[in-house]
RNA sequence: AAUCGUUUUCAAGGCAGGGUGUAAUUCCCGACCGGCGGUAACAGUCCGCAACCCAGCAAUGGUGGAAUUGGUGUAAAUCCAAAACCGAUGGUGAUAGUCCAGAUGGAAGAAAACGUUU
Numbered sequence: 001a002a003u004c005g006u007u008u009u010c011a012a013g014g015c016a017g018g019g020u021g022u023a024a025u026u027c028c029c030g031a032c033c034g035g036c037g038g039u040a041a042c043a044g045u046c047c048g049c050a051a052c053c054c055a056g057c058a059a060u061g062g063u064g065g066a067a068u069u070g071g072u073g074u075a076a077a078u079c080c081a082a083a084a085c086c087g088a089u090g091g092u093g094a095u096a097g098u099c100c101a102g103a104u105g106g107a108a109g110a111a112a113a114c115g116u117u118u
Base pairs, nucleotide, nucleotide: 001118002117004115005114006113007112008111009110010109017029018028019027031098032097033087034086035049036048037047038046044085045084053062054061055060068082069081070080071079089101090100091099
């Protein structure tokens, strides 16, 4: 330094201001947010995965949203500029990406310690 193993810890953010109304952070104007790994260079919109949802006693299987144009550069669907788009389930005085709940949960994965082998 690498391999494998054990244990521990960590592992998601967001409606300001205003309108209507008996009632809305749910509607309207507007505001705001972006899990993990990869990718020649930093990604919500590329590839893969987790979460969520469906089936199953389980292992596991399935489903799974959204991007263009211009610029710089050796290299960018990732940076800069413009102007777009997307967002589980259940609940609710009224329809929710942002409130409440399952969740003091689970997890992609990250880090550390100890051990093992080379």
This is a predicted structure of a 118-nucleotide RNA (FMN riboswitch aptamer (RFN element)) from Bombilactobacillus thymidiniphilus. NCBI's taxonomy places the organism under Bacteria, Bacillati, Bacilli, Lactobacillaceae, Bombilactobacillus. It was read from a public genome assembly, where an Rfam model found it.